RNA sequence: AUUGAAUACAAGCCGAAUUUCUUAUCGAAAACGGGGGAACCAUUUUAAGGGGUGAAUUUCACUGAGAAUGCAAAUUUUCUCAGCGAAUAGGGCGAAGCUGACGUCCGAAUCCGACAGCUAACUUCGUAGGCUUUGUGUCAGUUGUC
Numbered sequence: 001a002u003u004g005a006a007u008a009c010a011a012g013c014c015g016a017a018u019u020u021c022u023u024a025u026c027g028a029a030a031a032c033g034g035g036g037g038a039a040c041c042a043u044u045u046u047a048a049g050g051g052g053u054g055a056a057u058u059u060c061a062c063u064g065a066g067a068a069u070g071c072a073a074a075u076u077u078u079c080u081c082a083g084c085g086a087a088u089a090g091g092g093c094g095a096a097g098c099u100g101a102c103g104u105c106c107g108a109a110u111c112c113g114a115c116a117g118c119u120a121a122c123u124u125c126g127u128a129g130g131c132u133u134u135g136u137g138u139c140a141g142u143u144g145u146c
Base pairs, nucleotide, nucleotide: 010133011132012131013130014129018030019029020028021027031127032126033125034124035123036122041117049115050112051111052110053109058087059086060085062083063082064081065080066079067078068077090106091105092104093103094102096143097142098141099140100139101138
C1' cells in the first nucleotide's frame, strides 16, 4: 500500500416492537400495536372441525408416499401429505413527504385447543427478532424543510 474478516460508532431497512422515569433489582408511565367483549346488523353451521397474528392467499404441472372406488389384478378416477418448479391475490425497497413511471425482491412461519362474526363500555396481552451500506444514492411532477 492492497485485499478480506471482526468489533465499535454513524446512517438506514423489514416489523407494533420506541422513549422517558425509577428504589436502575423489581417495576412504572407515555406512545405504537394485538386479542376477548353488547345493542343493531350479519351469518344460518357445528369433526374432509373452527379460529388468531402476518403481505404471505390461490391455481396448475411433475415426482414420491398413503387412502378411497373395484371380487381381485391391471388400467383409470378422486382425495390427502411432502418435495420441487411456474404463476398469482397481496406486500416491501430504490435515503424529506405525496402521486406516477421504471427497476428489483417477498409472496414465510407460527399460535389457540373444540372455542371466539361485527361490537360501545369494559377487559387483557406485546414492545421481539432479523438485516444493509460508505454510495447523497433511479426518473418526472408537486409540496415542504435547511
Predicted 3D model of a 146-nucleotide RNA (c-di-AMP riboswitch aptamer (ydaO/yuaA leader)) from Paenibacillus radicibacter. The model forms 96% of the base pairs in the Rfam consensus. It matches the Rfam family "c-di-AMP riboswitch aptamer (ydaO/yuaA leader)". Rfam links the family to the GO terms cyclic-di-AMP binding and regulation of gene expression. The organism belongs to Paenibacillus, within Bacteria. Model confidence (mean pLDDT): 76 of 100. The sequence was found by an Rfam model in a public genome assembly.